[in-house]
RNA sequence: GCCAAGGUAGCUCAGUGGUAGAGCAGUAGACUGAAAAUCUACGUGUCGGCAGUCCGAUUCUGCCCCUUGGCA
Repeated sequence: GCCAAGGUAGCUCAGUGGUAGAGCAGUAGACUGAAAAUCUACGUGUCGGCAGUCCGAUUCUGCCCCUUGGCA
C1' cells in the first nucleotide's frame, strides 16, 4: 500500500430502518452477631466522527479516525 472483519453501558456482547438491551461488575436495601451466598431495586450510553438517502438511521451509502487478521 491492498483486502476482510470490527468500533454499542465500567467489561464481554446482542440488536440489520420505527427512537437501545442482556450477562458480569457497581450502588442501595433485605437476610446475618458479622461476613459470604441468596433475594429485591437501580442504566441521562453524543451507538467512533462528518455528510448523504429516508417521514424516520445504531441499522443503508460515501469519506475519515482507531483496533484485529490476511496479502505484498

Model confidence (mean pLDDT): 81 of 100.
Predicted 3D model of a 72-nucleotide RNA (transfer RNA) from Candidatus Kerfeldbacteria bacterium CG_4_10_14_0_8_um_filter_42_10.
NCBI's taxonomy places the organism under Bacteria, Bacteria candidate phyla, Candidatus Kerfeldiibacteriota.
It was read from a public genome assembly.
Its Rfam family is "tRNA".